[in-house]
The prediction has a mean pLDDT of 80.
This is a predicted structure of a 75-nucleotide RNA (transfer RNA) from a Phycisphaerales bacterium.
It was read from a public genome assembly.
RNA sequence: GAGGACCUAGCUCAAUGGUAGAGCAGCGGCCUUUUAAGCCGUUGGUUCCGGGUUCGAGUCCCGGGGUCCUCACCA
Numbered sequence: 001g002a003g004g005a006c007c008u009a010g011c012u013c014a015a016u017g018g019u020a021g022a023g024c025a026g027c028g029g030c031c032u033u034u035u036a037a038g039c040c041g042u043u044g045g046u047u048c049c050g051g052g053u054u055c056g057a058g059u060c061c062c063g064g065g066g067u068c069c070u071c072a073c074c075a
Base pairs, nucleotide, nucleotide: 001071002070003069004068005067006066007065010024011023012022013021018055026042027041028040029039030038048064049063050062051061052060
């Protein structure tokens, strides 16, 4: 340099163009001699950034950024 995949809660991941969710973690409580485990409740979002299309965009389109993979080039 070329091509491809990916970016959503603290982490790992969902979501057919139509209310942004789950598990774990965190917080509060129950239980327990205590811890762990278990149970109940609950907080938590600039969906990487900018723009476009649309009644409506996490999803489609354009540009940019980042991570990973493959290939090529230089040394």